Notes
Transfer RNA from Hydrothermarchaeales archaeon (SeqCode), 75 nucleotides, folded computationally. The source organism's lineage runs through Archaea, Methanobacteriati, Candidatus Hydrothermarchaeota, Hydrothermarchaeia (SeqCode) and Hydrothermarchaeales (SeqCode). Rfam family: tRNA.
RNA sequence: GCGCCCGUAGCCAAGCCCGGACAUGGCGGCAGCCUUCUAAGCUGCAGACCGCGGGUUCAAAUCCCGCCGGGCGCG
Numbered sequence: 001g002c003g004c005c006c007g008u009a010g011c012c013a014a015g016c017c018c019g020g021a022c023a024u025g026g027c028g029g030c031a032g033c034c035u036u037c038u039a040a041g042c043u044g045c046a047g048a049c050c051g052c053g054g055g056u057u058c059a060a061a062u063c064c065c066g067c068c069g070g071g072c073g074c075g
Stems, first nucleotide, its partner, number of pairs: 001074007010027004020058001029045005051067005
C1' cells in the first nucleotide's frame, strides 16, 4: 500500500443483509420488597440517539462516500 471483518450504555452482546416511528437483552449501578443482617430472589428506575463527517430518502444504527481506531490476511 491492497483486501476482508469489527466499532451500538460503565462492561458484553442483539438489531444492520431486507430503512419505519418509544434502539432490545445480560452483567453492573441506584431505590424498594423480602431477610435478624448479608447474599440470593422479586419489583421498579437511571444510563447509549449507534466511532467521526457528509450524501440519498418523507424517514438512516441499518443504504452510499470519505476519514479515524482495532483485528486478520496478502504484498